Source information: Transfer RNA from an Anaerolineales bacterium, 73 nucleotides, folded computationally. The organism belongs to Anaerolineales, within Bacteria. It was read from a public genome assembly. The coordinates come from a structure-prediction model, not an experiment, and the mean pLDDT is 83. It matches the Rfam family "tRNA". Rfam links the family to the GO term triplet codon-amino acid adaptor activity. Rfam classes the family as a transfer RNA.
């Protein structure tokens, strides 16, 4: 170049048939405790790569493009 497979939260990674985007772990703040860790509770964080299409509605379908990873050359 050619194929594939991916891009949602700070990090890892869901979201059934297209129907109000979540979970751990980290952040903050509390409880307990002589104290600290572990526990236990509340809690902020989202342009769902980008830029169009279709739809009543799109993280999810289509298309171009950007970037990662792998496999051929």
């Nucleotide at each position: 170049g050619g194929c594939g497979a991916g891009g949602u939260a700070g990090c890892u990674c869901a979201a059934u048939c297209g129907g109000u985007a979540g979970a751990g772990c980290g952040g903050g703040g509390g409880a307990a405790u002589c104290a600290u860790a572990a526990u236990c509770c509340c809690u902020a964080g989202g342009u769902u790569g980008u830029g169009g299409g279709u739809u009543c509605g799109a993280g999810u379908c289509c298309c171009a493009c950007c970037c990662u990873c792998g496999c051929c050359a």